Description
Model confidence (mean pLDDT): 81 of 100. Predicted 3D model of a 72-nucleotide RNA (transfer RNA) from a Candidatus Gottesmanbacteria bacterium.
Parts: sequence; C1' cells; structure tokens
RNA sequence: GCUUCUGUAUUUCAAUGGAUAGAAUACGGCCCUCCGAAGGCUGAGAUUGCAGUUCGACUCUGCACAGAAGCG
Repeated sequence: GCUUCUGUAUUUCAAUGGAUAGAAUACGGCCCUCCGAAGGCUGAGAUUGCAGUUCGACUCUGCACAGAAGCG
C1' cells in the first nucleotide's frame, strides 16, 4: 500500500428497521452484620464521528477515525 472484519455502560455481551437501547460485572446509597464478605433493595452510567436512505436507523449506504486479521 491492497483486501476483509470489528467499533454499544468500567468491562464482557445482547437488542427482525418499530423504542424508555437491556443483562451480567464493577461503582454509589440504603437494609442486613459486632465489623466485613455474601445476600436483598435502589441509583447513575453507553450506540466512534459527520452526512445520506427511510414515516422510523445500534441495525442499511458513503466518507473519515480507531483497532484486528490476511496479502504484498
């Protein structure tokens, strides 16, 4: 340099083009305990960016950005 793939919460993963983007884990608060751990309740937290298609986009298209693999 060329080709292909991936990008969602702290992290690991979900989500037929139809909605409040969900779960586990981590974190904060409360309960429990002599104190912790475990357990229960609860809270905050994300679609890489910019455009396009569509009544409607995490999902489809284009271009960037980041990463991975293969070829040279």